[in-house]
RNA sequence: UGAGGCGUCCAAGGCGGAGUGUGAUUCUCCGACCGGCGGUGAACGUUAGUCGCGUAAGCCCGCAAGCCUCAUAAAUCUUAAGGUGAGGUUGACCCGGUGUGAUUCCAGGGGCCGACGGUAAAGUCCGGAAGAAAGGAAGUGUAU
Repeated sequence: UGAGGCGUCCAAGGCGGAGUGUGAUUCUCCGACCGGCGGUGAACGUUAGUCGCGUAAGCCCGCAAGCCUCAUAAAUCUUAAGGUGAGGUUGACCCGGUGUGAUUCCAGGGGCCGACGGUAAAGUCCGGAAGAAAGGAAGUGUAU
C1' cells in the first nucleotide's frame, strides 16, 4: 500500500389554476414540476503541464426496489403470512451543431417515459416503508 473478510453509518425527488361532479392533487382544459445505483463519456474544475482526483446520461449497457410463478429449512396439527432460493416480468430519443470519434458534449430545437395496493381512473396524494436494496462512505485489518 492493501484484493478478500468483518461489523458500523448512509442510501428518492415532484402540482397549481379552471371545469364537471355528491365525491377527482386521479377525469377534461391550460400551465408546471421530478429523475435511485454502477458503467461508459471528447465537457468543466484542480495542475506550469502530464498522471491522478472531483463533478458530468431519467429515455446507451447493466443493476435494484415492485409485481408474478415455483421450490423450500426450522418451528407448527394444518394453512396462510413472513424468511430463504430459483425462474419470469419490469418504461422512454430523435433532429441540428462540433468533431477522427458523442443516443453522453451544447445557457441549440422538438419529443417521450414512470411498479404494486387504496381512492372517481394518480410519475407528483395516502399506504406497505421507522421496510428492503443496487450501491456508497469512513473504519478495522489478514494474505500477497
The RNA shown here (FMN riboswitch aptamer (RFN element)) has 144 nucleotides. Its mean pLDDT, the model's own confidence on a scale to 100, is 76. The sequence was found by an Rfam model in a public genome assembly.